[in-house]
Context: one part of a larger RNA
Molecule: small-subunit ribosomal RNA, 5' domain
Organism: metagenome
RNA sequence: GGAUGAACGCUGGCGGCGUGCCUAAUACACGCAAGUCGAACGGUUCUCGCAAGAGAACAGUGGCGAACGGGUGAGUAACGCGUUGGUGACCUGCCCCUUAGAGAGGGAUAACAGAUCGAAAGAUCUGCUAAUACCGCAUAAGAUCGUAGGGAUUAGAAGCCUAUGAUGAAAGCCGAAAGGCACUGAGGGAGGGACCUGCGUCCCAUCAGCUAGUUGGUGAGGUAACGGCCCACCAAGGCGAUGACGGGUAGGGGACCUGAGAGGGUGACCCCCCACACAAACUGAAACACGGUCCAUACACCUACGGGUGGCAGCAGUAGGGAAUAUUGGGAAUGGGCGCAAGCCUGACCCAGCAACGCCGCGUGAGUGAUGAAGGCCUUCGGGUUGUAAAACUCUUUUCACCGGGAAGAGGAAGGACGGUACCGGUGGAAUAAGUCUCGGCUAACUACGUGCCAGCAGCCGCGGUAACACGUAGGAGACAAGCGUUAUCC
Repeated sequence: GGAUGAACGCUGGCGGCGUGCCUAAUACACGCAAGUCGAACGGUUCUCGCAAGAGAACAGUGGCGAACGGGUGAGUAACGCGUUGGUGACCUGCCCCUUAGAGAGGGAUAACAGAUCGAAAGAUCUGCUAAUACCGCAUAAGAUCGUAGGGAUUAGAAGCCUAUGAUGAAAGCCGAAAGGCACUGAGGGAGGGACCUGCGUCCCAUCAGCUAGUUGGUGAGGUAACGGCCCACCAAGGCGAUGACGGGUAGGGGACCUGAGAGGGUGACCCCCCACACAAACUGAAACACGGUCCAUACACCUACGGGUGGCAGCAGUAGGGAAUAUUGGGAAUGGGCGCAAGCCUGACCCAGCAACGCCGCGUGAGUGAUGAAGGCCUUCGGGUUGUAAAACUCUUUUCACCGGGAAGAGGAAGGACGGUACCGGUGGAAUAAGUCUCGGCUAACUACGUGCCAGCAGCCGCGGUAACACGUAGGAGACAAGCGUUAUCC
């Protein structure tokens, strides 16, 4: 000098764009943050109607979603991340393409009704009923498995081809119809994921030896899949000064800061990956699942003392901690979920609020104006300086106040949170707007008074003990400016 998610002191006019718990991964009141579908199903209630019927809403069964989106960085020195390859060892709901199908049946169960227990949360029994819920049967082009055969590639066949046997599917709804949306088997794609691998990835050797599922084999299990992943048996291996093992610290990267670069430092915001939400499994295409389930502990709350309920590292907000970090705001668009759709939901997101926290821009007036007024300060008492500065005159209106108009953002008619905002026009009047730090040298800027090694200053050198350009005040000056200075940290 540059930089910061900054804080503190003094000061503070406006706008645009960003940013805002770095500390206690501490505890959380309250509200919201994941629903949706009646065109899967039986039903209930309500409205209109004399009725037929039409419409609306809903607890339950069922489907899809809830594994995304959002948060945090505790753990992790690791194939976690980055990058390069591999899978002849793999999976893939929704979406796209191609192909083949959807025949004929059955038994239940919630809701509901009745009964019972309980303070509640909730639970039990009996009876009835539907389905795109569940279960047999049929069919099988292709699929899977077994057996037999074949030829090529490859490091390697479990892959490919042929024959044969066995096994295994399906669901309807809407519509007058056409048809649409769903369903089942198979092949391919896209996107997504899983695993393996070379290389890279902080400090300590005052950590030098470490290791029994340890290293390898055979077999069996398990997985989507390879594998000590797990198990039985067998062998005795495996790693290490090219730093094993141990300890400390730490999420990684794109990037960001600095620097001519090499390098050094950082990992806030934004993007990618990972991990986590106490532990375990269930469901599922995918979870070992933040706002699902079960168990245990601690904590907190309710209780009729028998027992229950909860999990903000989602958005706001509260307490606490701290030098320190915001509103218990609004809903048009975009994206997402569900739905044929209309639409509903969405603290994602878009906006608004608060904060000079940062960057950028603008303003606080412009011109003229010398008896160089008054006042202040200094003085060698002549004067000097503040100083064209003011006053005064002329002008302007960025900004400000008020009045009026008023968007784009919404690709079809309508529909705008922001917002009566931005912007435009008019009226008014210099009006509404300057501070902070410094002035001994480094380092731009000097005098007077007060104080008298006191009070104090200080980044370093150092000032202060009676003429202090170094302390305090005043005048003047210098620097930057809606900021200035200090502190902390990095280069």